RNA sequence: GGGGCAGUAGCUCAGGGGGAGAGCACCUGCUUUGCAAGCAGGGGGUCGGGGGUUCGAGUCCCCCUUGCUCCACCA
Repeated sequence: GGGGCAGUAGCUCAGGGGGAGAGCACCUGCUUUGCAAGCAGGGGGUCGGGGGUUCGAGUCCCCCUUGCUCCACCA
């Protein structure tokens, strides 16, 4: 330098044009002498950044960026 994959909640991930979600974690309450477990409820997201297409973009297109991986090049 080139190809591929990935970036979404604190963490692991789903969602592939029209409601942003799950599990764990966190908070509150019940339960317990207390803790854990269990049960009920709740909070938390400019979907990596910018632009474009579209009535409408997490999703499609372009550029940039970060990580992983393969190939190439130099010494």